[in-house]
Molecule: RNase P RNA; transfer RNA
Organism: Provencibacterium sp.
RNA sequence: CGAGCAGGCUGAGCAGCAGCGUGCGAAGGGGGUUGUGGUCAAAGUGCUUCGCACUUUGACCACAACCCCCUUGCAUGAGGAAAGUCCGAGCUCCACAGGGCGGGAUAACUGCUAACGGCAGCCGGGGGCGACCCCAGGGAAAGUGCAACAGAGAGAUACCGCCGCCCGCAAAGCGGGCGGCAAGGGUGGAAAGGCGAGGUAAGAGCUCACCGGCGCGCCGGAGACGGCGCGGCCAUGUAAACCCUAUCCGGAGCAACACCGAAAACCCGCGCAUGAACCACCGGCGGCCCGCCGGCAUGCGCGGCAAGGUGGCUGGAUUUACCCGGCGACGGGUAAACAAGAUAGAUUGCUGCUCUUGACAGAACUCGGCUUACAGGCUUGGUCGGAAG
RNA sequence: CUGGGUGUGGCGCAGAUGGUAGCGCGCUACCUUGGGGUGGUAGAGGCCGUGGGUUCAAAUCCCGCCACUCAGACCA
Numbered sequence: 001c002g003a004g005c006a007g008g009c010u011g012a013g014c015a016g017c018a019g020c021g022u023g024c025g026a027a028g029g030g031g032g033u034u035g036u037g038g039u040c041a042a043a044g045u046g047c048u049u050c051g052c053a054c055u056u057u058g059a060c061c062a063c064a065a066c067c068c069c070c071u072u073g074c075a076u077g078a079g080g081a082a083a084g085u086c087c088g089a090g091c092u093c094c095a096c097a098g099g100g101c102g103g104g105a106u107a108a109c110u111g112c113u114a115a116c117g118g119c120a121g122c123c124g125g126g127g128g129c130g131a132c133c134c135c136a137g138g139g140a141a142a143g144u145g146c147a148a149c150a151g152a153g154a155g156a157u158a159c160c161g162c163c164g165c166c167c168g169c170a171a172a173g174c175g176g177g178c179g180g181c182a183a184g185g186g187u188g189g190a191a192a193g194g195c196g197a198g199g200u201a202a203g204a205g206c207u208c209a210c211c212g213g214c215g216c217g218c219c220g221g222a223g224a225c226g227g228c229g230c231g232g233c234c235a236u237g238u239a240a241a242c243c244c245u246a247u248c249c250g251g252a253g254c255a256a257c258a259c260c261g262a263a264a265a266c267c268c269g270c271g272c273a274u275g276a277a278c279c280a281c282c283g284g285c286g287g288c289c290c291g292c293c294g295g296c297a298u299g300c301g302c303g304g305c306a307a308g309g310u311g312g313c314u315g316g317a318u319u320u321a322c323c324c325g326g327c328g329a330c331g332g333g334u335a336a337a338c339a340a341g342a343u344a345g346a347u348u349g350c351u352g353c354u355c356u357u358g359a360c361a362g363a364a365c366u367c368g369g370c371u372u373a374c375a376g377g378c379u380u381g382g383u384c385g386g387a388a389g
Numbered sequence: 390c391u392g393g394g395u396g397u398g399g400c401g402c403a404g405a406u407g408g409u410a411g412c413g414c415g416c417u418a419c420c421u422u423g424g425g426g427u428g429g430u431a432g433a434g435g436c437c438g439u440g441g442g443u444u445c446a447a448a449u450c451c452c453g454c455c456a457c458u459c460a461g462a463c464c465a
Base pairs, nucleotide, nucleotide: 001385002384003383005381006380007379008378009377010376012354013353014352015351016350017349018348020077021076022075023074024073025072027071028070029069030068031067032066033065034064035063036062037061038060039059040058041057042056043055044054045053046052047051079360083371084370086369087368088367089366090365091253092252093251094250098290099289100288101287103249104248105247106246107245109121110120111119112118123137124135125134126133127132138244139243143242144241145238146237147236159185160184161181162180163179164178165177166176167175168174169173193211194210196208197207198206212234213233214231215230216229217228218227219226220225257311258310259309260308267304268303269302270301271300272299273298274297275296281295282294283293284292285291318337319336320335321334322333323332324331325330355358390461391460392459393458394457395456396455399414400413401412402411408445416432417431418430419429420428438454439453440452441451442450
């Protein structure tokens, strides 16, 4: 210098004017609620009367506190994916006597974590010269199913073929019959481990060497697994087909849910009391069955619904820096920071300047992940090749 | 925001137990008619929404994406 690999950061910047959401503050104006005080009026009571005192109600005024609106100041206001809603949780409500069946998810091993189908490390397999990348990676020797077409035959076979014996024709050869074989050809994605040698009538793990698989033993490792030795034991593929094994799993979701909120009757639900019933039938136990509980009437109590409002609603398994432990995911400690929270839904518009002319894209309860989309820029650490010193 | 469903000729739908995709209407050409319709014969038209994976083989099984669509704010 070129090519390539893995990771991290960023996601145009600055200024001015106007506007919107949220939070905080201050002054002024307007409105509302509550409390205190005063004045007036009415009614009632007490005193022998004029009148006075007290209580209640109403109106007005003043002051104080709180809330709302308008004007105004300050602060702040989308993302790395806010997206898809694919997993895992928090939170909330419902259901929770027991047993069985069914259903769903995951899949080497060891760890991390609140948890996970995520992540890290490691093992095995595959790819790359290499840095490094990819793998739904349990079981086909528990059972069942399927393997179209082609092909003789798809877990069972013999079409062509090879070989032996017998017969016929005329010895070579051809044809027929009986038997042996599975090496070669052919079909197919796949044909009873592969390949070479021996052996044989021809052949065949029939025998042997090497390679692959399986089983057993020993050694190493925390484990997946690896190494060595022995045994001819050689067994098709498919489980993203049913299934088997191991582990885990109640249901619903912020349109959850709670509170405020006019008036009661009817209705619905729950609880209690009393009476009736308890064979059957119906309903419930948010998949089904067994099993269990309930059903009806009266009374009482509590609760449920409108429009609308408030909470849930953002400070949390948080983020950043440093130190310590760990190969790492991550854990512990110290310090600092936190700045959307709407509810018809704000986060915008215009102008000017600069540059590399700006991609994908917009929060809606909140986190941890995964997946998908993404112009460009910056940066760290390896690898391969070339050149020069 | 949450939870479901569906994508197959131009339109409406089958096929979903993996084995090479059909039906009806429509379209094209020809015959029938003086012409049209009806009827008859023949034919065209599909990479099964899209990108991967499993498998010998995928519309079908699995995963990611895209588009369309339904239900949900209890009830007097």